[in-house]
Context: one part of a larger RNA
RNA sequence: GAUUGAACGCUGGCGGCAGGCCUAACACAUGCAAGUCGAGCGGAAACGAUCCUAGCUUGCUAGGAGGCGUCGAGCGGCGGACGGGUGAGUAACACGUGAGAAUCUGCCCAUUAGUGGGGGAUAACCUGGGGAAACCCAGGCUAAUACCGCAUAAUCCCUACGGGGGAAAGCAGGGGACCUUCGGGCCUUGUGCUGAUGGAUGAGCUCGCGUCGGAUUAGCUUGUUGGUGAGGUAAUGGCUCACCAAGGCGACGAUCCGUAGCUGGUCUUAGAGGAUGAUCAGCCACACCGGGACUGAGACACGGCCCGGACUCCUACGGGAGGCAGCAGUGGGGAAUCUUGGACAAUGGGGGCAACCCUGAUCCAGCCAUGCCGCGUGUGUGAAGAAGGCCUUCGGGUUGUAAAGCACUUUCAGUAGGGAGGAAGGCUUAUCCUUAAUACGGAUGAGUACUUGACGUUACCUACAGAAGAAGCACCGGCUAAUUUCGUGCCAGCAGCCGCGGUAAUACGAAAGGUGCAAGCGUUAAUC
Numbered sequence: 001g002a003u004u005g006a007a008c009g010c011u012g013g014c015g016g017c018a019g020g021c022c023u024a025a026c027a028c029a030u031g032c033a034a035g036u037c038g039a040g041c042g043g044a045a046a047c048g049a050u051c052c053u054a055g056c057u058u059g060c061u062a063g064g065a066g067g068c069g070u071c072g073a074g075c076g077g078c079g080g081a082c083g084g085g086u087g088a089g090u091a092a093c094a095c096g097u098g099a100g101a102a103u104c105u106g107c108c109c110a111u112u113a114g115u116g117g118g119g120g121a122u123a124a125c126c127u128g129g130g131g132a133a134a135c136c137c138a139g140g141c142u143a144a145u146a147c148c149g150c151a152u153a154a155u156c157c158c159u160a161c162g163g164g165g166g167a168a169a170g171c172a173g174g175g176g177a178c179c180u181u182c183g184g185g186c187c188u189u190g191u192g193c194u195g196a197u198g199g200a201u202g203a204g205c206u207c208g209c210g211u212c213g214g215a216u217u218a219g220c221u222u223g224u225u226g227g228u229g230a231g232g233u234a235a236u237g238g239c240u241c242a243c244c245a246a247g248g249c250g251a252c253g254a255u256c257c258g259u260a261g262c263u264g265g266u267c268u269u270a271g272a273g274g275a276u277g278a279u280c281a282g283c284c285a286c287a288c289c290g291g292g293a294c295u296g297a298g299a300c301a302c303g304g305c306c307c308g309g310a311c312u313c314c315u316a317c318g319g320g321a322g323g324c325a326g327c328a329g330u331g332g333g334g335a336a337u338c339u340u341g342g343a344c345a346a347u348g349g350g351g352g353c354a355a356c357c358c359u360g361a362u363c364c365a366g367c368c369a370u371g372c373c374g375c376g377u378g379u380g381u382g383a384a385g386a387a388g389g390c391c392u393u394c395g396g397g398u399u400g401u402a403a404a405g406c407a408c409u410u411u412c413a414g415u416a417g418g419g420a421g422g423a424a425g426g427c428u429u430a431u432c433c434u435u436a437a438u439a440c441g442g443a444u445g446a447g448u449a450c451u452u453g454a455c456g457u458u459a460c461c462u463a464c465a466g467a468a469g470a471a472g473c474a475c476c477g478g479c480u481a482a483u484u485u486c487g488u489g490c491c492a493g494c495a496g497c498c499g500c501g502g503u504a505a506u507a508c509g510a511a512a513g514g515u516g517c518a519a520g521c522g523u524u525a526a527u528c
Stems, first nucleotide, its partner, number of pairs: 001528004006524005013375006019368002021333001026331003030328003035078003040075002043071002047069002050065007085286003095210006103203002108199008116150001118148002125140006156165003170191006178185002212258003219249003224246008261283004265276004288309005311322004339365001341364003347361001348359004378408004388399004412469001414464005422455001425451001426448008472517005477498003483512005493500002
């Protein structure tokens, strides 16, 4: 000199864009953060509309009707493995980079084949019972895209090559004949389901190289190193097991100890290098601590389950409940780090045919000079060089065109009015595709302004009034730009280094003046 996720002191007008627990991976009150689908299913607790009945106060109460809009709880499906947080652990194929073979992959895309016919249960519900509660037990009824056989099937799987195994589910819209038990069948469109192949995406695995300090850590290792066989896995492999051999690593630093998430990057620097890994992005690991599996395409699963532990809470003492390193917020720790805000309008995600629902992801707003950038705190004129202050050699000098005065301007802030963009969609309609069909559905184009904005009193524009509301901080001995007076008297104090102060201190304290930066300025800490 540059820099910072900074803190402290004094001071503080506005805006834009960023950033904001670096410490206790300490403990957490409260609310919210993952649901959705009635176009899978049986149904109907609540609300609403309609109808019926009764009562009357004539529009209200009570009862009834799943027939309707819808829908609590339940079965079922998909999603809760993403998104969000943190950096404790980890010196490791964890990460970075380059290569590889023995693998899996829901939703999505392409191709291909199918979607036939049956069965038995079970929740909800009802009845009864236990318990303080959490919740549980028994009996009875019922449905499905829940579950299980049968049929059929390949280029799928197994095989001793003879053969064997092996799937599925429906739902919704529309409809001219024909049939009908009046439910529908049937046709068609859409969607779903099943098998197979390939792709895309994601993931698992292996290897070369790179990746902190300590030798006051020199030896380490028994599933250890390799082989055979088996088991296990989606898959290779001591991954696991039996048997056999005695190997394997190490001064090119094994083992042990300490420290640490890694990277793109960031800071500095002419570069080389050094330091660092906040925000943003990629990967990894973790979810009170330790262990375990279940389900599933995917987890050994932050807001799932089980066991052990510590802690907190409830209890009828028998037993139960919980996990903010999600967003806010609280206590604590600390030099130190924000609101218990708004909205799903946009972008994206989950579910759904859709409408839509959910979304503390996200988009916004709030707080903080924490940083960077921009703007303002007026402009011109004005010598009687006013008054006052300070200094003085007492002549004067300086503050100083500074002020006042005069003439202007109105950025920003203030008040009032106007006002984009962030909105894509939706709706109507024409043509084409599909089809028996002018339905339904899909693609493309045109029209419409009826409808969708948290921010938002938006950005921006216009008008109004008036210089009106807006400057501090550090320093002035040398380094280092900027000096005099008074006070003090080795005292009080200053200080980054040299050093100042013991009676004329340019070095302490104050004043006047000056210098440097400026909504900041200094100090401290840290890096180059």